Background
Model confidence (mean pLDDT): 80 of 100. Predicted 3D model of a 76-nucleotide RNA (transfer RNA) from a soil metagenome. Rfam family: tRNA. The family's RNA type in Rfam is transfer RNA. The RNAcentral record of the sequence draws on MGnify.

RNA sequence: GGGCGCAUAGCUCAGCUGGGAGAGCGCGUGGUUCGCAAUCACGAGGUCGGGGGUUCAAUCCCCCCUGCGUCCACCA
Numbered sequence: 001g002g003g004c005g006c007a008u009a010g011c012u013c014a015g016c017u018g019g020g021a022g023a024g025c026g027c028g029u030g031g032u033u034c035g036c037a038a039u040c041a042c043g044a045g046g047u048c049g050g051g052g053g054u055u056c057a058a059u060c061c062c063c064c065c066u067g068c069g070u071c072c073a074c075c076a
Stems, first nucleotide, its partner, number of pairs: 001072007010025004019056001027043005049065005
C1' cells in the first nucleotide's frame, strides 16, 4: 500500500426484507429475610464510531474518514 471483517447501553452481543432501538449481565428502587446471598417486580441508562448522500422515512443502502482484527504485497 491492497482485500475482507468489525464499531449498537457500563460489559458481552442481537437487530430478519429500510418504518417499534433491544436481550443477558451489571446499576438503582421496592417486596420476601433479623441481616446477607439468592429470587421476584419496577426503573434509569443510547449522537447505533465521525461526516456527507439517497429516501416520505436510514443501525440497515451509497461515498469519504477514524480506530481495531485478519490475510496478502513491499521494504532496492